[in-house]
RNA sequence: CGCCAAAUCGCGUAAGCGAGCCGGGGAACCACCGUGUUUUCUGGGGUGAAUCCGCGUAGUCAUUCGCGGAAGGGCGACUUCCCGCCCGAACCCGUCAGCUAACCCGGUCGGCGGCAGGGA
Numbered sequence: 001c002g003c004c005a006a007a008u009c010g011c012g013u014a015a016g017c018g019a020g021c022c023g024g025g026g027a028a029c030c031a032c033c034g035u036g037u038u039u040u041c042u043g044g045g046g047u048g049a050a051u052c053c054g055c056g057u058a059g060u061c062a063u064u065c066g067c068g069g070a071a072g073g074g075c076g077a078c079u080u081c082c083c084g085c086c087c088g089a090a091c092c093c094g095u096c097a098g099c100u101a102a103c104c105c106g107g108u109c110g111g112c113g114g115c116a117g118g119g120a
Stems, first nucleotide, its partner, number of pairs: 001113004008019004020108006030098001043096001044093004051070006058063001072087004080120004
């Protein structure tokens, strides 16, 4: 000087307190709902782009590991198209939560880059 992300700014000696931004819970209306059969219990839900498929591997299965692909996401003012590069994780609640005005609660971390992606 920039990138991902809500993750920035102000005040304060500090502890902290605000503003902005972000997330969750939570009415009416709407949605869901009933009966029968079979199967299963491997509950269900939230943040996030991060979910799914195929092949191979040790393996009875599940699972592990590896490769490829697709949904989806990111790339220096911003939008769109084309090309190029990259990601396609992780964590939380605890048997419980649809939407949702009023109202209530919480977060504001962390990780990277250095002529920068290019053209219209």
A computed fold for a 120-nucleotide RNA from a soil metagenome, annotated as c-di-AMP riboswitch aptamer (ydaO/yuaA leader). It matches the Rfam family "c-di-AMP riboswitch aptamer (ydaO/yuaA leader)". Rfam's curators write: This family represents a conserved RNA structure found upstream of the ydaO and yuaA genes in Bacillus subtilis and related genes in other bacteria.